[in-house]
Model confidence (mean pLDDT): 76 of 100. GlmS glucosamine-6-phosphate activated ribozyme aptamer from Natronincola ferrireducens, 169 nucleotides, folded computationally.
RNA sequence: AUUUAAAGUAAAGCGCCUGAGCUUGAGCUUGGUCGGAAAGAAGCUUAAGUUGACGAGGGACAGGGUUUAUCGAAAUUUCGGCGGAUGCCCUGCGGUGUAUUCACCACCGAUAACGGAUCUACAAAACUACUAAGUAAUUGGUAGAACAAAGGGGUCUAGGUGAAAGAGU
Numbered sequence: 001a002u003u004u005a006a007a008g009u010a011a012a013g014c015g016c017c018u019g020a021g022c023u024u025g026a027g028c029u030u031g032g033u034c035g036g037a038a039a040g041a042a043g044c045u046u047a048a049g050u051u052g053a054c055g056a057g058g059g060a061c062a063g064g065g066u067u068u069a070u071c072g073a074a075a076u077u078u079c080g081g082c083g084g085a086u087g088c089c090c091u092g093c094g095g096u097g098u099a100u101u102c103a104c105c106a107c108c109g110a111u112a113a114c115g116g117a118u119c120u121a122c123a124a125a126a127c128u129a130c131u132a133a134g135u136a137a138u139u140g141g142u143a144g145a146a147c148a149a150a151g152g153g154g155u156c157u158a159g160g161u162g163a164a165a166g167a168g169u
Stems, first nucleotide, its partner, number of pairs: 014083004019079001020051011054072003061092006093109005100164005115157006127144007
């Protein structure tokens, strides 16, 4: 150094790379008005490298399950693949549905009604310029001017069945 095992840390457009693209080195082949040193074009093999999601938003708790788990920006490799993940489903527990209790049902998760109407806000990359590393592909930093949607919040709307007890008329 490599392999195996164990433990720990980090992250959620998060992590990784074997398909694919691109770059460089080595080797080989093709072609050129003719030859040919050099230069240079295309292709193949191989080794190494490099690209491979820009932010906003999202978690009662416990357990289990599942995978194409919200929104827009840019651009068309943000392609493709693997893993994970605050999504979704089930159970338990809990809240609300009348001013009580219980059962079921529905919607949700300690900000504990899904929905409908209306009002309200903000971003980063991309881009431009400069700069650093690298043979290069490419990667990082600084500055500039911007531009979203969902979500959240406000207002209005919108709310079960049965039984028991109690209150009021």

Its Rfam family is "glmS glucosamine-6-phosphate activated ribozyme aptamer". Its family is annotated with regulation of gene expression and catalytic activity in the Gene Ontology.